RNA sequence: GCCAUCGUAGCUCAAUGGCAGAGCACGAGUUUUGUAAACUCGCGGUUGUCGGUUCGAGUCCGACCGAUGGCU
Numbered sequence: 001g002c003c004a005u006c007g008u009a010g011c012u013c014a015a016u017g018g019c020a021g022a023g024c025a026c027g028a029g030u031u032u033u034g035u036a037a038a039c040u041c042g043c044g045g046u047u048g049u050c051g052g053u054u055c056g057a058g059u060c061c062g063a064c065c066g067a068u069g070g071c072u
Base pairs, nucleotide, nucleotide: 001071002070003069004068005067006066007065010024011023012022013021018055026042027041028040029039030038048064049063050062051061052060
């Protein structure tokens, strides 16, 4: 330098172009003499950035940034 895959919550990951979710973590509560565990509830997001397509984009298209792998 070229090609491919990927980028979503603090972490690991979902989500047919039509309300952005789950588990863990965190906070509160129930329970316990107390802690842990268990259970219930809650908190947490400019979906990497900038544009384009569309009535509507996390999803489709382009450029850029970053990560990983391959080729040279």